Predicted 3D model of a 72-nucleotide RNA (transfer RNA) from Stereum hirsutum FP-91666 SS1. RNAcentral holds the sequence, with entries from GtRNAdb. A source record names the gene tRNA-Phe-AAA-2-1.
RNA sequence: CCUCCGGUAGCUCAGUCGGUAGAGCGACGGGUCAAAAACCCGUAGGCGUUGGUUCGAGUCCAGCUCGGAGGG
Numbered sequence: 001c002c003u004c005c006g007g008u009a010g011c012u013c014a015g016u017c018g019g020u021a022g023a024g025c026g027a028c029g030g031g032u033c034a035a036a037a038a039c040c041c042g043u044a045g046g047c048g049u050u051g052g053u054u055c056g057a058g059u060c061c062a063g064c065u066c067g068g069a070g071g072g
Stems, first nucleotide, its partner, number of pairs: 001071007010025004019055001027043005048064005
């Protein structure tokens, strides 16, 4: 330098054909208990970034950026 894959919650990951962003673990509050653990209920928290297309973008297109794999 070229090609390909990826970036979604604190962590590990889903998200189909563009139509209300989710799970597990973790955090916090409550219930239960003499207390704790376990269990039950609830809450907060996120689409790398900038544009474009569209009535509507996590999803499509382009630039940038970060990580990984392969080639030279």